[in-house]
Context: one part of a larger RNA
RNA sequence: CCAUGCUGAAGGAACUAGGCAAAUUGCUCGCGUAACUUCGGGAUAAGCGAGACCCACCGUGGGCAACCAUGGGGGUGGCACAGACCAGGGGGUGGCGACUGUUUAGUAAAAACACAGGGCUCUGCGAAGUCGAGAGACGACGUAUAGGGCCUGACGCCUGCCCGGUGCCGGAAGGUUAAGAGGAGAUGUGCAAGCAUUGAAUCGAAGCCCCGGUAAACGGCGGCCGUAACUAUAACGGUCCUAAGGUAGCGAAAUUCCUUGUCGGGUAAGUUCCGACCUGCACGAAUGGCGUAACGACUUCCCCACUGUCUCCAGCAUGGACUCA
Numbered sequence: 001c002c003a004u005g006c007u008g009a010a011g012g013a014a015c016u017a018g019g020c021a022a023a024u025u026g027c028u029c030g031c032g033u034a035a036c037u038u039c040g041g042g043a044u045a046a047g048c049g050a051g052a053c054c055c056a057c058c059g060u061g062g063g064c065a066a067c068c069a070u071g072g073g074g075g076u077g078g079c080a081c082a083g084a085c086c087a088g089g090g091g092g093u094g095g096c097g098a099c100u101g102u103u104u105a106g107u108a109a110a111a112a113c114a115c116a117g118g119g120c121u122c123u124g125c126g127a128a129g130u131c132g133a134g135a136g137a138c139g140a141c142g143u144a145u146a147g148g149g150c151c152u153g154a155c156g157c158c159u160g161c162c163c164g165g166u167g168c169c170g171g172a173a174g175g176u177u178a179a180g181a182g183g184a185g186a187u188g189u190g191c192a193a194g195c196a197u198u199g200a201a202u203c204g205a206a207g208c209c210c211c212g213g214u215a216a217a218c219g220g221c222g223g224c225c226g227u228a229a230c231u232a233u234a235a236c237g238g239u240c241c242u243a244a245g246g247u248a249g250c251g252a253a254a255u256u257c258c259u260u261g262u263c264g265g266g267u268a269a270g271u272u273c274c275g276a277c278c279u280g281c282a283c284g285a286a287u288g289g290c291g292u293a294a295c296g297a298c299u300u301c302c303c304c305a306c307u308g309u310c311u312c313c314a315g316c317a318u319g320g321a322c323u324c325a
Stems, first nucleotide, its partner, number of pairs: 001320008010311002014309001019306001027051005036041001038154001052076004057072006077081001089304004094299002096296002101113002117152007129138003155291004160221003165218002167214005174209003180203002185198005222240005249283001250280001261277005
C1' cells in the first nucleotide's frame, strides 16, 4: 500500500453525479396510529412503553386429578435482560407503469414485455389461419359466449374534426385490357386446285380507371391583416388556402430550442424539485387524453433518525504485497 473486519473526540452529508458504502432500525406484548381510498386498504403507518430470574403470596379460566394457560403482588443480580446469533430505518412529494408476473444465460430488471379489461377485423365448419411437394396435421375431438390477426392496456371521466392521398370493403353500368375466339382483307408461290405467311373490325377475365363507404384502418388536424373611450389585448371583421384546420383535457412536460422563461414555495444561498402562468421551437385524445387508491431491488426532490461519506484522519485484527532466511 491492497483486501476483509472492528473502534473512534467534536461536528453530522459539509462527501458525492447521487447518502454510493456504512451506520441506524429490527422480536413479542400493551397503548396508539394521518392524508388519501376502488372502503379491501394505507398499517408493523408514525409514535410511546414494557420485557431477565426468584417467591413458600393473591386471583381468573380449564381439568376428577396431576397439571396447563393467564393476571396481579413482592423480591434478586448485572454496565447491559427481545443480553449472543437471528432480526423492517422512517416520513413527505412529483414522474412512469394499474397490480402479481416476464426479459437482454455472460455490461441493461426498467418507464421495456406480458397482463385481466376495451376495440376493430376475418372466419358458417372439409372454417379462417398455420405447417407440409403431397397424403395429411394443428386449429379442435372446438363451432361465432368459438377460433385467427392487429391495436390499446386495471379502474374512473372521456375518446372531437378530416375519406383529398394510401389501404380495405362494396359497386350486374362505362373506359382500358392478355391469351383466346374472329376472320374483312393483304402478301409469297402455283396454270389452277391449293399451300404458306400476315391480318382490320368485332367478342374476350381479373386488375387498373371510374362511383360510393370506411379513421379504436395507415394517417392528417393552416396563414396574413385590421378592430374596444389610457395602454395592452381582441369577444368582432376582412382575406387567402385546405380533405379538414387540434375539440375536451393537459402544458417550460420522460415533450420547451430561446431557457437557469416569469411569478410563488422550500434554502442563508436552489441550472434540480414542487405549485402556477401559457409565448405548446415541436402535447393531445385506444401510435389513446387526463386523473387515480394500492403496488415498485424503477426514477426526481425534501425532511427526521443515523453514521469515518466527509472536515481529517487515527488505531487495532486477519490475509496478501514488500524485506530477510
Model confidence (mean pLDDT): 88 of 100. The part of an RNA shown here (large-subunit ribosomal RNA, domain IV) has 325 nucleotides and comes from Castanea mollissima. The organism belongs to Castanea, within Eukaryota. The RNAcentral record of the full RNA draws on SILVA.